Transfer RNA from a Myxococcota bacterium, 73 nucleotides, folded computationally.
RNA sequence: GUGGCUUUAGCUCAGUAGGUAGAGCGACGGACUGUGGCUCCGUAGGUCGCGGGUUCAAACCCCGUAAGCCACC
Numbered sequence: 001g002u003g004g005c006u007u008u009a010g011c012u013c014a015g016u017a018g019g020u021a022g023a024g025c026g027a028c029g030g031a032c033u034g035u036g037g038c039u040c041c042g043u044a045g046g047u048c049g050c051g052g053g054u055u056c057a058a059a060c061c062c063c064g065u066a067a068g069c070c071a072c073c
């Protein structure tokens, strides 16, 4: 330099023929317990890497770009 993959909550990841974002773990609160743990219930937490475009509507489609990884040169 060329091609490809990945980027979504604190962490690991789901979510694609566009319809307004979820799970597990973790955190916090509560129930339970003599205390803790386990278990159960609840709550908070995300401009979906970034900037544009298309659309009534974009995590998802298009363009550009950043970082990481892989292959080739």
Stems, first nucleotide, its partner, number of pairs: 001072007010025004019056001027043005049065005
The source organism's lineage runs through Bacteria, Pseudomonadati and Myxococcota. Its mean pLDDT, the model's own confidence on a scale to 100, is 80.